[in-house]
């Protein structure tokens, strides 16, 4: 400088255009003489800017950042 791959809750990690799941963690409640374990509930995310589409995490261009390959 080119290419290739990725950027999704606190943290891994799915979602091939139609309600953003799961698991760990957090906070509340239960159960226990207390913890922990178990049950049960809530909360909390799509890297950023347009574009296509009724409809975008996704499909398209740009750019930022992380890896890796080449020079």
């Nucleotide at each position: 400088u080119g290419c290739g791959g990725g950027g999704u809750a606190g943290u891994g990690u799915a979602a091939u255009g139609g309600u953003a799941g799961c698991a760990c963690g957090a906070g509340a409640g239960g159960c226990u003489u207390u913890g922990a374990a178990c049950c049960u509930c809530u909360a909390a995310a799509u890297c950023u800017a347009g574009g296509u589409c009724c409809g975008a995490u996704u499909c398209c261009u740009a750019g930022c950042c992380c890896c890796g390959c080449a020079g």